[in-house]
Context: one part of a larger RNA
RNA sequence: CGUAUGGGGGAUGCCUGUGGCUCUUGGAGGCGAAGAAGGACGUAGUAAGCUGCGAGAAGCCGCGGGGAUCGGCAAACACGAAUUGAUCCGCGGAUAUCCGAAUGGGGCAACCCGGCAGGCAGGAGGCCUGUCACCCAGCAAUGGGGGCUAACCCGCUGAACUGAAACAUCUAAGUAGGCGGAGGAAGAGAAAACAAAAGUGAUUCCCGGAGUAGUGGCGAGCGAAACGGGACGAGCCCAAACCGAGAUUGUUACGGCAAUUUCGGGGUUGUAGGACUGCAAUAUAUUAGUAACGACGAAGUGGAACUGAACUGGAAAGUUUGGCCGCAGAGUGUGAUAGCCACGUACACGUAAGUUAGUUACGAGUUAGCAGUAUCCUGAGUAUGGCGGGACACGAGGAAUCCUGUCAGAAUCGGCCGGGACCACCCGGUAAGGCUAAAUACUCCCAAGAGACCGAUAGUGAACCAGUACCGUGAGGGAAAGGUGAAAAGUACCCCGAACAGGGGAGUGAAAAAGAACCUGAAACCAUGCGCUUACAACCGGUCGGAGCGGCUUAGUGCCGUGACGGCGUGCCUUUUGCAUAAUGAGCCUACGAGUUACUGAUCACUAGCGAGGUUAAGGGCUUUAAAGUCCGAAGCCGAAGCGAAAGCGAGUCUGAAUAGGGCGUGAUAGUUAGUGGUCGUAGACGCGAAACCUUGCGAUCUACCCUUGAGCAGGUUGAAGUCCGGGUAACACCGGAUGGAGGACCGCACCAAUAAACGUUGAAAAGUUUCUGGAUGACUUGAGGGUAGGGGUGAAAGGCUAAUCAAGCUGGGAAAUAGCUCGUACUCCCCGAAAUGCCUUUAGGGGCAGCGUUGUAUUACUCUACUGGAGGUAGAGCUACUGAUUGGAUGCGGGGGCUUCACCGCCUACCAAAUCCUGACAAACUCCGAAUGCCAGUAGAAGGAUGUACAGCAGUGAGCCACCGGGUGCUAAUGUCCGGUGACAAAAGAGGAACAACUCAGACCAUCAGCUAAGGCCCCCAAGAAUACACUAAGUUGAUCUAACGAUGUGCGACUGCAGCGACAGCUAGGAUGUUAGCUUGGAAGCAGCUAUUCAUUUAAAGAGUGCGUAACAGCUCACUAGUCGAGCGGUUGUGCGUGGAUAAUAAACGGGCAUCAAGUGUAUCGCCGAAGCUAUGGACGCAGUGUAAGCUGCGUGGUAGGGGAGCAUUCCAUCGACGUUGAAGCAGUGAGGUGACUCAUUGUGGAGUUUAUGGAAAAGCAAAUGUAGGCAUAAGUAACGAUAAGGCGGGAGAGUAACCCGCCCACCGCAAGACCAAGGUUUCCUGAUCAACGUUAAUCGGAUCAGGGUUAGUCGGGACCUAAGGGUAAGCCAUAAGGUGAGCUCGAUGGACAAUCGGUUAAUAUUCCGAUACCGGUCGAUACUGCGAUGGAGAGACGAAGAAGCGUAAGCUGCGCCGGCGGACGGAAGUGCCGGUUAAAGGAGUUAGGUAUACCUUUGGGGUAAUUCUCAGAGGUGCUGAUCUCUGACAGUACCGAGAGCCUUCGGGCGAUCGGAUAGCCAGCCCAAGCAGACUUCCAAGAAAAACUCCUAAGCAUCAGGUAUCGACAGCCCGUACCGUAAACCGACACAGGUGGUCGAGGAGAGUAUCCUAAGGUGCUC
Repeated sequence: CGUAUGGGGGAUGCCUGUGGCUCUUGGAGGCGAAGAAGGACGUAGUAAGCUGCGAGAAGCCGCGGGGAUCGGCAAACACGAAUUGAUCCGCGGAUAUCCGAAUGGGGCAACCCGGCAGGCAGGAGGCCUGUCACCCAGCAAUGGGGGCUAACCCGCUGAACUGAAACAUCUAAGUAGGCGGAGGAAGAGAAAACAAAAGUGAUUCCCGGAGUAGUGGCGAGCGAAACGGGACGAGCCCAAACCGAGAUUGUUACGGCAAUUUCGGGGUUGUAGGACUGCAAUAUAUUAGUAACGACGAAGUGGAACUGAACUGGAAAGUUUGGCCGCAGAGUGUGAUAGCCACGUACACGUAAGUUAGUUACGAGUUAGCAGUAUCCUGAGUAUGGCGGGACACGAGGAAUCCUGUCAGAAUCGGCCGGGACCACCCGGUAAGGCUAAAUACUCCCAAGAGACCGAUAGUGAACCAGUACCGUGAGGGAAAGGUGAAAAGUACCCCGAACAGGGGAGUGAAAAAGAACCUGAAACCAUGCGCUUACAACCGGUCGGAGCGGCUUAGUGCCGUGACGGCGUGCCUUUUGCAUAAUGAGCCUACGAGUUACUGAUCACUAGCGAGGUUAAGGGCUUUAAAGUCCGAAGCCGAAGCGAAAGCGAGUCUGAAUAGGGCGUGAUAGUUAGUGGUCGUAGACGCGAAACCUUGCGAUCUACCCUUGAGCAGGUUGAAGUCCGGGUAACACCGGAUGGAGGACCGCACCAAUAAACGUUGAAAAGUUUCUGGAUGACUUGAGGGUAGGGGUGAAAGGCUAAUCAAGCUGGGAAAUAGCUCGUACUCCCCGAAAUGCCUUUAGGGGCAGCGUUGUAUUACUCUACUGGAGGUAGAGCUACUGAUUGGAUGCGGGGGCUUCACCGCCUACCAAAUCCUGACAAACUCCGAAUGCCAGUAGAAGGAUGUACAGCAGUGAGCCACCGGGUGCUAAUGUCCGGUGACAAAAGAGGAACAACUCAGACCAUCAGCUAAGGCCCCCAAGAAUACACUAAGUUGAUCUAACGAUGUGCGACUGCAGCGACAGCUAGGAUGUUAGCUUGGAAGCAGCUAUUCAUUUAAAGAGUGCGUAACAGCUCACUAGUCGAGCGGUUGUGCGUGGAUAAUAAACGGGCAUCAAGUGUAUCGCCGAAGCUAUGGACGCAGUGUAAGCUGCGUGGUAGGGGAGCAUUCCAUCGACGUUGAAGCAGUGAGGUGACUCAUUGUGGAGUUUAUGGAAAAGCAAAUGUAGGCAUAAGUAACGAUAAGGCGGGAGAGUAACCCGCCCACCGCAAGACCAAGGUUUCCUGAUCAACGUUAAUCGGAUCAGGGUUAGUCGGGACCUAAGGGUAAGCCAUAAGGUGAGCUCGAUGGACAAUCGGUUAAUAUUCCGAUACCGGUCGAUACUGCGAUGGAGAGACGAAGAAGCGUAAGCUGCGCCGGCGGACGGAAGUGCCGGUUAAAGGAGUUAGGUAUACCUUUGGGGUAAUUCUCAGAGGUGCUGAUCUCUGACAGUACCGAGAGCCUUCGGGCGAUCGGAUAGCCAGCCCAAGCAGACUUCCAAGAAAAACUCCUAAGCAUCAGGUAUCGACAGCCCGUACCGUAAACCGACACAGGUGGUCGAGGAGAGUAUCCUAAGGUGCUC
């Protein structure tokens, strides 16, 4: 790698009676103080849950139905019910705990506490029944309201994102949201209406009108109405005038009159009507309601026809065959697919409650005429106007109309309003009061039904006990999870095992590979067997070739598996100029996952109908199996005529004076309706994705600040003010010593904080640990209860904190905000095939138009080459041809300088320099000149798939990049940048270039183990020449991309030139002299420091007044030059080829490597060969064109991104005709075959019930990627880790099994704690028995785990029946669109005030609760005695800070002594003066002390004040008042304790224990002193709750009563909490988490100490 068999997992297929989604038809459209919706708690013989029900509790009663079983889901056991009719179904009743509007009061919902009446029953206490909220109306009786509820409806209030490519008017939108209110509908509604010379006649809704008229930063957008066609159809009542009655008031001539008010009659409109006056008449129409009939109506009743045969099978409904029914062949079920098996269906029947649209009868009531026109009436803070807003389609506009905040303010029918400013005429109507069905909107709900809707990642969030589990303080958020089988027939029995784990047999069954983790059972992933392969190999893992081995075989150079070795070869997607890229995304697999739908909108194409016409919309009729069909229905729309701004005219018209010209039209006219497709618009509009904005709520259990009420701070130190004493001063001042005890004082625990470092950093911990550190009587810390809320709070201020969130919290909603941005966007084949440019753009990574692509239609052009003819000013060139620049020289205008005594005239000048001349040379913006190419036109030719042009549909592109050429810029830098031209890449594969988008060659339709070539190659790697010839190179130069200036007797070749047998050049030998040390200079200068120069002369073969070395200067050595020797070439200059130095970058590391030297380097020449997907050959496919009737033939073509066009495959569902299937459908797993491909077919196994061809139709219609979603599984990895380094060891026990459990003995740790007790919080964790799957970071016999049972006892403890604080609620009142806010009083509210019990014993688990003993409190009754009692009022009291110091003083502790009991030793001694333990006692009652108080208490006098006072002020007199401790009592002790101990029980550890013995012991002292005395005292300044209980006083009232006080006796004493943890494994931190968590006690030694170390009691050894 292959194959087979498994595990794992849960895809796929099939299914879904009980699930959803979307609708149709009908019904219903509310429930509630007669207590709802929704809950809490209960309720069954038996646990919890769901369902039902409510103390009458899975139910009771009546009526109806029904007819055999029943006691819900839901088994089992037990016990029952039922033909005297149960269970069950329907209708109507009864009962209906507590909460909830919640309603007697309160409250932290499901609890607490009351009043009144009655009852148990009888005083307190307790229990039962009824009743007691507030608001509105009403005199009252009484009635109504309140709250809940899906959408629809009316009103009040009212955003923002967004759009306008920004934004402000505008839009979104009067939307979302908030609030109020109503109904089954709501609202609107019977013209102060429309209209327009004609008319209509309330309102509402639909189709048109119409995207019109308009409106609008005239932007984005917004957007009518009349009128036409339809649905429906319905009209009425008051106020007033006038008449009458009653009441009240005024007035009166007392007859009345008038006013106001109430009621009755009357009356209700616009061609005005009514009152009034006169006349006439009882007509017509209609209705609430009642009754009868009828109809409908619950549960329900009847309802045809095979359980025929044969076959297969576990099973028949299948197949074959034979019957039957049908007003019934809808559907479902039944062991596979059933008209005749079951339920049903068509059809027929039936009634209770109830309903009434039908018919009839009765019917209170309502309803009408004619004429007259003098008078009266006909809706007032109204109409209307001004100002400011709003609504009307209409944005202040010329702005009518409507509404209104404000200021004004009419008319009265001879009036008034409207007809889009306004006025007139005309027309329409009659405001300022009210009611009104239907047509219309919606669906929480009920019944029946439907679906080209879903089928378990789908469809509701929810097919299942889901708004559940779970998360969050809260508002709120919110899952996963379907399937054994026909039937449980759910595996008796045996075996392995510790086992009720799991498995193997056996049995059931058609099947157990259907065994409950149960249909099918894919993939990832993990195993095991077998075959081949693999340990020198370098790998995008394939592909092409291929040996060997194994298997099959139809026996064939067949097939399958493997694959040594060799050739070639850098994944996919996206984004890009460009990606193997070291740019993005994906761990893998499976399922899901993105251009849709509506407006039957716009436009184009195609198809169909009709055609100068085409077509209906809403709606209606009919049929009736139908949300279906058909027929009506021209309202309206488009077209047939245009032109003009318009009036208007019209085959013309406009302009214009025009009959002119010109513009636009006519004259060659086709449309319209529907279907399908492409694209567009408006909508979320291809999918996912913000940060944000707005709106309603929820949060101060964290934290910030504040308020109220409480608590805490070991110990030590310092020693302020003041005071006292002494000194001192005239007096102060001042000094000293004491005393004193101040302080945002000092050191330092608890406590609070967090300076530094380390550790930690997938932590022990989402902020910690360790060590060091800061504050530690203060602006301190902390508990409990409260307050402040999101543009808000709070902030000793850091933008800090506001629940692990903060430059604007969190939650739901607007909402699918918007996103010119990023990412992703799913099957196949065929044809064509871009762009990265221009202009404009708040534009530059986006768009618009043009350009370039494609498809269609039409048309007749186009490109190339050659030639001819043109225009032109580039390259080049040139410049005494211009403009400008410019080298050298000549001349030199002019100027400068100098000279001339000044001036003039002049002169000089290596000065500057015009102009000219000679010479040299420059230019994008110079040109006397001037190409090539390109461009235009014509002619000719050739090829091209018609390549061109126009119109129409659809695009994409508008980031480009490289090479070469021509330029700009830059440095004649850049893989730089900007243009022009060409090519390539982009979007192009192949060959070469080692590799390498762009270079060279060359454009891939497919196949071939054929051939020829291109570039480039031919020693080996590596196909082909160590080819041939001639040269060069010596540097490994070079062998395919790098090097210069400069240097060099490298070397080859050439040109010129000098010397040379009269002897060159080089070497060797010799000479190299003299004047002279030339002169000058110099200290010296002699050839050789320097200067000078006729560097001269002499001798010579030749020899410089000297080429170098050298000396202080000489000397010396050389050279030039000469001779000899040698014997043939020797030099110089220059050009050129190849080499050389120059030459430095980090591996050897830029020949591709090996390597190569007469080459395998370089140059020239020649022949041959190799070499590509080019060309050719052979076969095939497809496209287009031509031709042909066709078959075909011919020709040309077929790379491709964005993109355009065409043709197909697959999936799901539907229709029609069929087909297949238990003799085995789908799915799944293999194998083979077919097709260009998407895919299809056949067959085998598995599977066990459905599937589907063909032709059409409809789509939730194809996945590899979106840091995609969900699930599963890998990897890292058997790795890190196992949570304080206080520590374990041994023996025994039980047990299948022990490091961890239990017991024992050692060891270790804590000991202001790691001990004990409360509060909060938790809520059973407590105790006992059993169990070990999971939980416990390991094991477990153990457990805070699992299962079962048990456990919490109160007048006095805590809370309530008492009080009030901060603060909360709230009738009155006040404020406010609404909701609501505030709120004296009232009422809640402890963290505070008030308030009665102690000791001992007892349980497995409770105790101040039970028991024993001893107490106390208030109440009731009775008795006795005495008596002014009485409150919600008044008064007192309650009643208060901080710090400091001292005294008394008990407990605790310690010391000493006494006493009681026990012990006493291994070698020796000691037996007491040793050691150890014990030696104790409450509340209550009575008495009293230290002390405190002196403004205290009592008595009394006077004043003030009151309803009154023991109130208050002042005075006098008296001595009380308070109070720890202590004493007595309580106290009964034979208790505790010690010893002995029969007997019984036992889990073997022990427990219970009669009885006996010890006549067994201190109410000792001292030290130090918490508590207490104490609300004390002192000092200080910041000046330190309230109310009730309690005491007293009176008011009303009662007064022989009642009431009060005291004593005694009797009785009664309610509700809630009470287990356990509680510095923690039980609370808050996701955990059995090194963190956090308020109060009380807190021993000994050493010590100042609660520091620290060691220990006691007690508790632990921290779960590997």